[in-house]
Predicted 3D model of a 1536-nucleotide RNA (small-subunit ribosomal RNA) from a metagenome.
It matches the Rfam family "Bacterial small subunit ribosomal RNA". Rfam links the family to the GO terms ribosome and structural constituent of ribosome.
RNA sequence: AGAGUUUGAUCCUGGCUCAGAACGAACGCUGGCGGCGUGGAUUAGGCAUGCAAGUCGUACGAGAACGGGAUGCUGUGGAUCCUUCGGGUGAAGCAGCGCCUUAGUAGAGUGGCGAACGGGUGAGUAACGCGUGGGGAAUUUGCCUCCGAGUUGGGGAUAACGCCCCCAACGGGGUGCUAAUACCGAAUGUGUUUCGGAUUUCGCAUGAAGAGCGAAGUAAAGGUGGGGAUCCUUCGGGACCUGCCGCUCGGAGAUGACCCCGCGUCCCAUUAGCUUGUUGGUAGGGUAACGGCCUACCAAGGCAUCGAUGGGUAGCUGGUCUGAGAGGAUGGUCAGCCACACUGGGACUGAGAUACGGCCCAGACUCCUACGGGAGGCAGCAGUCGAGAGGCUUCGGCAAUGGGGGAAACCCUGACCGAGCGACGCCGCGUGGGUGAUGAAGGCCCUUUGGGUCGUAAAGCCCUGUCAUGGGGGAAGAAACGAUUACAGGUUAAUAGCCUGUAGUCUUGACGGUACCUCAAGAGGAAGCUCCGGCAACUCCGUGCCAGCAGCCGCGGUAAUACGGGGGGAGCAAGCGUUGUUCGGAAUCACUGGGCGUAAAGGGCGUGUAGGCGGUCAAGUAAGUCAGAGGUGAAACCCACCGGCUCAACCGGUUGAACUGCCUUUGAAACUGCAUGACUUGAGUACGGGAGAGGAUAGCGGAAUUCCAGGUGUAGCGGUGAAAUGCGUAGAUAUCUGGAAGAACACCGGUGGCGAAGGCGGCUAUCUGGCCCAGUACUGACGCUGAGGCGCGAAAGCCAGGGGAGCGAACGGGAUUAGAUACCCCGGUAGUCCUGGCCGUAAACGAUGAACACUAGGCGUCGGGGGUAUCAACCCCUCCGGUGCCGCAGCUAACGCAUUAAGUGUUCCGCCUGGGGAGUACGGUCGCAAGGCUGAAACUCAAAGGAAUUGACGGGGGCCCGCACAAGCGGUGGAGCAUGUGGUUUAAUUCGACGCAACGCGAAGAACCUUACCGGGGUUUGACAUGCACGGGACUAGUGUAGAGAUAUGCUUUUCCUUCGGGACCCGUGCACAGGUGCUGCAUGGCUGUCGUCAGCUCGUGUCGUGAGAUGUUGGGUUAAGUCCCGCAACGAGCGCAACCCUUGUCCUUAGUUGCCAUCAGGUUAUGCUGGGAACUCUAAGGAGACUGCCGGCGAUAAGUUGGAGGAAGGUAGGGAUGACGUCAAGUCCUCAUGGCCCUUACGUCCCGGGCUACACACGUGCUACAAUGGUCGGUACAGAAGGUCGCAAUACCGCGAGGUGGAGCUAAUCCUUUAAAGCCGGCCUCAGUUCGGAUUGCAGUCUGCAACUCGACUGCAUGAAGGUGGAAUCGCUAGUAAUCGCGGAUCAGCAUGCCGCGGUGAAUACGUUCCCGGGCCUUGUACACACCGCCCGUCAAGCGAUGGGAGCUGGGGGUACCCGAAGUCAGUGACCUAACCCGCAAGGGGGGGAGCUGCCGAAGGUAAAAUCAGCGACAGGCAAGUUCCUGAGCGAGCC
Repeated sequence: AGAGUUUGAUCCUGGCUCAGAACGAACGCUGGCGGCGUGGAUUAGGCAUGCAAGUCGUACGAGAACGGGAUGCUGUGGAUCCUUCGGGUGAAGCAGCGCCUUAGUAGAGUGGCGAACGGGUGAGUAACGCGUGGGGAAUUUGCCUCCGAGUUGGGGAUAACGCCCCCAACGGGGUGCUAAUACCGAAUGUGUUUCGGAUUUCGCAUGAAGAGCGAAGUAAAGGUGGGGAUCCUUCGGGACCUGCCGCUCGGAGAUGACCCCGCGUCCCAUUAGCUUGUUGGUAGGGUAACGGCCUACCAAGGCAUCGAUGGGUAGCUGGUCUGAGAGGAUGGUCAGCCACACUGGGACUGAGAUACGGCCCAGACUCCUACGGGAGGCAGCAGUCGAGAGGCUUCGGCAAUGGGGGAAACCCUGACCGAGCGACGCCGCGUGGGUGAUGAAGGCCCUUUGGGUCGUAAAGCCCUGUCAUGGGGGAAGAAACGAUUACAGGUUAAUAGCCUGUAGUCUUGACGGUACCUCAAGAGGAAGCUCCGGCAACUCCGUGCCAGCAGCCGCGGUAAUACGGGGGGAGCAAGCGUUGUUCGGAAUCACUGGGCGUAAAGGGCGUGUAGGCGGUCAAGUAAGUCAGAGGUGAAACCCACCGGCUCAACCGGUUGAACUGCCUUUGAAACUGCAUGACUUGAGUACGGGAGAGGAUAGCGGAAUUCCAGGUGUAGCGGUGAAAUGCGUAGAUAUCUGGAAGAACACCGGUGGCGAAGGCGGCUAUCUGGCCCAGUACUGACGCUGAGGCGCGAAAGCCAGGGGAGCGAACGGGAUUAGAUACCCCGGUAGUCCUGGCCGUAAACGAUGAACACUAGGCGUCGGGGGUAUCAACCCCUCCGGUGCCGCAGCUAACGCAUUAAGUGUUCCGCCUGGGGAGUACGGUCGCAAGGCUGAAACUCAAAGGAAUUGACGGGGGCCCGCACAAGCGGUGGAGCAUGUGGUUUAAUUCGACGCAACGCGAAGAACCUUACCGGGGUUUGACAUGCACGGGACUAGUGUAGAGAUAUGCUUUUCCUUCGGGACCCGUGCACAGGUGCUGCAUGGCUGUCGUCAGCUCGUGUCGUGAGAUGUUGGGUUAAGUCCCGCAACGAGCGCAACCCUUGUCCUUAGUUGCCAUCAGGUUAUGCUGGGAACUCUAAGGAGACUGCCGGCGAUAAGUUGGAGGAAGGUAGGGAUGACGUCAAGUCCUCAUGGCCCUUACGUCCCGGGCUACACACGUGCUACAAUGGUCGGUACAGAAGGUCGCAAUACCGCGAGGUGGAGCUAAUCCUUUAAAGCCGGCCUCAGUUCGGAUUGCAGUCUGCAACUCGACUGCAUGAAGGUGGAAUCGCUAGUAAUCGCGGAUCAGCAUGCCGCGGUGAAUACGUUCCCGGGCCUUGUACACACCGCCCGUCAAGCGAUGGGAGCUGGGGGUACCCGAAGUCAGUGACCUAACCCGCAAGGGGGGGAGCUGCCGAAGGUAAAAUCAGCGACAGGCAAGUUCCUGAGCGAGCC
C1' cells in the first nucleotide's frame, strides 16, 4: 500500500467481497509447563444453606450455667459399734439446698458511636443526570485539626429483672423495683441568635465584613489513671491536686454534602405546534439554603424550525478498540459521578438516608400456621434452579493494605490479601542439540519405469539437561501496635502517672515448605490445527451437475491443482480454524476529502420572508481572531526515560511530557463583526429616443371548409397499395349565385423577435408589464441568493353555463391479416372554442439553478448608437445589448463544452449516495374526482449503469462482384429399374457420414473370403511381435480316418552352421506379455470438407488515443484481384492475389524408330509392303512468341480503359496444379498414429452357416423411356486416350448368341484390346401404348469361381408392366461450354446405370442489376457478443418466501376525566390519656405533650371514552428470485 468481481475487450461510475487489527466471547479439533490478568454481556428471573456490621464493662444497672473444689445443712440410706433386743449410734453412697471457683465471665438489656462507609447492579434516566468551566453576598458539615470560654447545682422516670396473664407462632399486656455520659427543669453567658439604634471599610445590584451600645432568648456529663499534705468517711472511698478520655457554647480550618449558571451530550419532522403552577409579580408558608418548591391573589405570559412537544433508544465520564489523522464504534475489568435495592408509595431516626443486609402501607410471589394470623427479599461472597451459544470454589486468612468500635489489649470486616477452576486473553519456556548417505527399509506416494520424493529425516555415533519427576536446602513479603528495660524531653507540687522521642529485647505469615538454589536419572513424559483455483503452498486416485464445496468470482455433466481420500507442500503453533461483533480498507456521507449535460443527482418558473454572504475611504471599538501569562484539565491509562521480577507480559518512580479543552487576565488591531462619518464604480430614479407573435379587453377582415336555398347538369362520386363500407336518379359529385355558422389566421416567416417559465403569429383601438440605446442630473450599498410562504404554470382531465364549422379519443362499419380489440378507409360522441371555477402535472429539456468577476479569436444575424464618406441611401470601421455556428487554452470517463462554459474563482439555494421492490405501501396534507405532494420497509440480486472500441446483425443507406437473378438450353420432381439413406423388420440386418458442406458418401467393386454383425462349434502365451527358463524336435510336404469345418489322430518323408557348450528354425510347458474394427474425433496428431480461388488477413517502427483500439488497409480513380496510380501521419514488410510449374494452341531447332511417305526406285487386287528419304504429319527435348509492346480516342499528363493494326494467339489466350489469417468443439480413434478408460478361457482368436442383398413405406442420386430431329434393317466413314505376360489375344474353326476350341504376335509409337458411336446412303414403320418402351416372369443356356439357393453378370426364345414429357417446387450450364454419341481405365476370379478419364458431333442466350441467394468495401443504428437460430416483455398454472389491505380478535406502554382511597407528612381538633416545669400544704389546677377523630394531598385499584404500538386473521392484491408449457406482442433500429 491494495486486490477480486459488470464487458468480446476498454475507460469511467458504482455496489458487493477479500487481505489488517481488536473482543468479558462462543463452537469444532487438539492440548506439556509457568507468570500476569480476566471470567453471568441473556431473566433488574426465582432462590435452599452459611457467612458479608458491629463494637465499647474506661457510660450504666442487672447477671447465669456446664464444669471443678471443699463439705455446711436437710432428706434418704442403712455400713459400723453398742444393746436392757425395745432400741440407740448413725459411716459410705444417693438426692436436694447452700459455700468457694467458673465469673462480675457468657448471654440479654439501657446508653454511645458506627450501621448513609465499604460491597453489588445498570432497571430507570435524553436530565444540570453526566462532562467541563464558573458562582453560592442563598447554604450545611458528625468524627478530625487549631483557637477562645466553660463543664455549677438539682429532679423525675424507665428497660433489664421479679411476679401475674394472653398467644400455635410472631409477639403482647398488667404490676412492682432500679442505674447512667438516657431524660428534664434551674444557674452562669466568653460568646452566639433576634430586635432597636448609630458607625467604619469593602463590594458585582440585592448586600458583605468589622468594632462599639442596649434589650430579650440560649449550654453542659461524666468516666478513668496517679498522688502526698489537709478535711470528711459507711473505711470501700470521697472532697482536693494532677494526667488522660469525654461533654457544652462559640470562632477558624479541613473534608464531605447541597443549590444555581454558560457550553457540550443519540435517532425519528411519516412527531409542528406545546404549556394553566403554566410564565411573571405581590404576600405568606416551607427548607440547611435560593426558588411556583407550596398556597392565596393579580397580570397573560413562557417555549419552539438555532427543532419546542411527542415517540424510540441509552446510565454518563476518564478511558477502550480502530484509524496516518480527522473521525467512527464502544463504556466489561480499574477509577470518578449518578441511579437502583422484589414492585409502587411514604415518612421516621440522624451531622448525613427518604436508608441493599431499618420501619410503615399497598401489590405480586415464596414459606410457616392450630386458619385466628405470621415470616421473607443474594443487583454482598460462595452456591442452586431457570432461560441460554455462553461464564468459576457453598475454599483459606485477617499475615499485609484499608475500614468500624474501643483509652488500649482486642473484636468485627466474603472490603481485601491469597489459593482453586476455565488455553478466556497477553507474555515466556519446552517437546532436544551435533554428526550422520548404503541417499537404508517402507509408502494404497509419484514416475517418462531410468528414477524421483518423504530425506539428515530415521537408524547409528557423540552430547546437553530447560520443563516435568524424585531427594535435600530454603527466602523476601514484618513494619508496626503492644509489652518490657534504659535514657532524654514535656506536663505536674511530684522522682507517681501520663505524653513524646531514641536504643535494646519479646511477640505476629493465610499464601506455603511456595518462589528460588541444589543433587539424581534419563532423549527419556510433552504437537497440533488450518489451508494448497485467484490468495503462501501440487500431484495421484475415487466420484461424474451425483455426492459435495463456496468469503466473492465460481468449481462438479469421465482425464476436477476448487468435491472425498492418499502422498507431498504452505502457514501458524499449545494452539489452530469457524461463527458473531466493531473500526479499517470505504475519498462508499467526502471538515480534512466527493459529486449533479449523458452514469444516482438542478426545484417547471418567478416573487419574496427568515437566514447566509456582501463595494471604496477614514478614524474608533475589541465580540470573533492572534500572542503572552495565570488557574484548571483527579488518579490510573497512552508516550519518553529510569528502575524491579533471570527476559517478557506485568509492576514501580516526589521523573518528564501530554491531556489538542474551558476559565481569568494582559496586550495586538491586519482581516470579519459592531457603531460613526464620507464616497460612487454595484443597485436604482428622472429626462430623450427605440424594437418587439410580451399580456388583457373590445371591435373588424378576407381566403378556405361545411351546411342551407336556388340555377345549370347527369350517372356516377368518393376512397385505396388494391378495394369495400359510404354518398347518389327522392338528382349526388362537378359548376354558378345568394345566405348561415364556427374555428383557425396561407404568403411575409427567418437556428428572426418577445416573455421568468408555460408560451406568444390576420388587422385596428384602448389599458398595461418588461427590455435596449445615448447622455446628463440625482439617491448613496439601497446589493446577491433565498428554507418555509405566495403567485404563475402546456396538453389532457373535472364542475356550471354557452357554443359546435372542421378535426376527432370512445364507439359503429369496411378493409388488411392466421388473428387485427391496430396501422388504411367511411362515419362519429365527449373534447377541441368562449365565460367563470378547479386540477398543478410533462422528455415542464439546453435533460446544464441564480448572481458577479476573469480567461485567444473567426464568421453570421436582430435592436440601438458613434465614426469615415456622401446631396442622399448603401458599403466599410467601431461600441453596447440579444441570438447562432466554428474554434485555442483549459476542463471532461469519453462524447463533448469552450466569453450564452461543462474553463478559472466567490456567494447562496435545491438535489444524489448500488439495482429491483417503488415513486409503491402506510401515515399526513391538498383536490369535487381523477389524482398530486411528502415518501419507507421486508424480501431479493452481483450487479444495474455511462461513454467509447472491435465485430456481428438490420424487412438501414451507398458502391461492387458471382450461372445469384434475368435471358436461354437441357434436366430433376410423375413412370419402371439401379443405387444410397431414413424407417420398419430381424438372431443379425456390423459401423460411420445428417442443411448447404450426410444420402452411386467411406466402398477403385459384401456369393465364401472381405466382415467388423448374428447363430453354432472350437481355442487360451494365443492368428501376430519380442525376451527368458525348461523339455523335445527340423520345419514342412504328401497321404489316410472322424468331423460341417476349425481341429484331432495315424502313416510316410526329412536339415544347416558349430569353437561341440550350443545356435538358426519349429513344437510343447511356464513367465513377462500379445491381442481388441471395444469407448471417448468434446483429450489428440495427421489428413479432409466448407466459407472460397472469396480478396482478403496481419506485422514492425512511427503517430494519435488514459485505454480497448485507430492509423497504415480509409479517400479519388482503376482492376478478375489490398491489381495498379494519385492523395494522405504514415513509412515499410509478411501471408494471400498475380507470376514462376504442367498441359492445349503457332513457329523454329535438334533427333528420326516401332511413327511418317513429298520426291526417286521396286512390288502388290490392295496396303510405307520393300529399297530409300528426313521434306511433311507425328513423337519428345530445347527454344521463339504476347509485353497494353505499337497507333487513335477517353482519362489528372497517371493507373488504366476503348477502338484499331499486326499476329496462330490480345489484354489473365483456354485448362490444370496451387486454397492466406481463420470459422464450423465440422468429419474421421473403423486407414494410420496416439493419451486416458475398459475386456483378458474374452469385448482376443480360429472355423462352418447365416446376415450386411430383408420390405407396408418416405427421400436423395442416377439409368432407360414415353418416341418420327424417332425406331428398325442393310451398307458405309472418321477418333482420342488408356491398358496388356497370374495378361491382352489376332487369323482360323464351332455356336443364332453369350461363348467355345485354338493359339500367331506382343514385356508393346512394332502385337492385341480395336468393329468407335452418333454421322452418311438406302429400305420399312406412320402416331398407335405402336416395329415406341423395355420392366416383370417362364424356359433354355454361357462364363467366372471350391461354390452362383439365399445372392453374380451375360446369351437365346417367349412374356411385354408402368410410362403419351410429368403438381407445388427445384438443379446444371456462358463455348469447343450445354446438349448428344460412343470409347478406355482403376477396383476386379466374376460382377457398374457408379467413379475417373478420352475423343466425335456441336448450340441458344446474357437487355440489365429492381428483386431472390451468397460474398467484398465504406457508412449508420443497436439494450446483440453462444453475436437475430440474438435479446427480451406480459398474462396464466403450480409450489415456496417476505410484505401492504382485511370482517374482526388479542395484548403492551402512555395520557385524560371521574370514583374509591392505604401508609404517612402537614393542618385542625383533641370532652380521653399524661412522671419531670409552674401554682398549691394537699386535693387539684395550669402549661406542655399524646392517643383518637376530621380535613388537604395521596400509591395501588375501579369505571369511561379516545389515541397509540405490536401480534393473530378467512380472503383477496401486488412483489422478489426460480421452473415448465402455450399463445401473442414488442424492440425492433433516420432526425426533431
The sequence is in RNAcentral, with records from SILVA.